A computed fold for a 263-nucleotide RNA from a Dehalococcoidia bacterium, annotated as Bacterial large signal recognition particle RNA. It matches the Rfam family "Bacterial large signal recognition particle RNA". From the family's description: The signal recognition particle (SRP) is a universally conserved ribonucleoprotein involved in the co-translational targeting of proteins to membranes. It is annotated as a non-coding RNA gene. Of the family's consensus pairs, 89% are formed in the model. Taxonomically the source falls in Dehalococcoidia (Bacteria, Bacillati, Chloroflexota). The coordinates come from a structure-prediction model, not an experiment, and the mean pLDDT is 76.
RNA sequence: CCGCGCUACACGGGGAGCCAGCGGUGCCCUGUACCCGCAAUCCGCUAUAGCGGGGUGGAACUCCUUCCCUAGGCCUGGCCAGCGGGCCUAUGUCCUGGAGGAUGAUGUUGAUAGUUGGGUCCCACGCGGCGCAGACUUGUGAACCCCGCCAGGUCCGGAAGGAAGCAACGGUAAACAGGACCCUGCGGGUGCCGUGGGAGCGCCUGACUGGAGUCACUCUUCAGGUUAAGUCUGCCUGGUCAGCGUCAACGGAAGGUGCGCGG
Numbered sequence: 001c002c003g004c005g006c007u008a009c010a011c012g013g014g015g016a017g018c019c020a021g022c023g024g025u026g027c028c029c030u031g032u033a034c035c036c037g038c039a040a041u042c043c044g045c046u047a048u049a050g051c052g053g054g055g056u057g058g059a060a061c062u063c064c065u066u067c068c069c070u071a072g073g074c075c076u077g078g079c080c081a082g083c084g085g086g087c088c089u090a091u092g093u094c095c096u097g098g099a100g101g102a103u104g105a106u107g108u109u110g111a112u113a114g115u116u117g118g119g120u121c122c123c124a125c126g127c128g129g130c131g132c133a134g135a136c137u138u139g140u141g142a143a144c145c146c147c148g149c150c151a152g153g154u155c156c157g158g159a160a161g162g163a164a165g166c167a168a169c170g171g172u173a174a175a176c177a178g179g180a181c182c183c184u185g186c187g188g189g190u191g192c193c194g195u196g197g198g199a200g201c202g203c204c205u206g207a208c209u210g211g212a213g214u215c216a217c218u219c220u221u222c223a224g225g226u227u228a229a230g231u232c233u234g235c236c237u238g239g240u241c242a243g244c245g246u247c248a249a250c251g252g253a254a255g256g257u258g259c260g261c262g263g
Base pairs, nucleotide, nucleotide: 001263002262003261004260005259006258009057010056011055012030013029014028015027020046021045022044023043024042034054035053036052037051038050063256064255065254066253067252068251072247073246074245075243076242077241078240079239080238081237082235083234084233085232086231087230092227094225095224096223097222098221099220100219101218103216104215105214106213113209114208115207116206117205118204119203120202121198122197123196124195125194126193127191128190130187131186132185133184134183136179137178138177139176140175146171147170148169154163155162156161
């Protein structure tokens, strides 16, 4: 140096997360690089760090180390968007209340107000109604493994007479179809219904007291509330940009690395 046979080792890798730590299943990025079983309220190991079984390659372009390039991830920061909270609020929107003026309507056939009753609101019960189901009723409905009656036929018997029993007929079970009224049960987006209890700001209404205002629109003014823009801030949210950093696939470069036999 060549040939043959073995072994270490390799048969994807990486990131985040989980973990005392190391891997795996799962997620993500690259990318196509064996098979089977186990595995996230986890599976298996212990710094030599998946376990068990099988297969292929095998000291090299395939193994190991270092360096370069660089997809991507993590981290940090800026900006934008989204979600949330706070602050200042406008006489800008809207709402409420008070005062005054103008107009209109209404009011001694009784305004506002006060007292009181009722309704509107909630719950329960009852009644009615609607829907469904059951009961009830009519009809159909069993070749045989339901009932009754059993022609024919069959069996027992010398005979008299008995026995079992198919079809048909009648009826019924499961089941199916129809049904006005009555009955029962369940249910509700059921009711100008009833009874009782509760709540009671507001609105509507009746009675009594009382004796002159009340309501609507508009304008002015005062007070309160609400809201936009703006601004500050939070977020295990998303997008984009940049990077002191960190990990790093693919790719590239260099170096290193066994055993046995024979020639």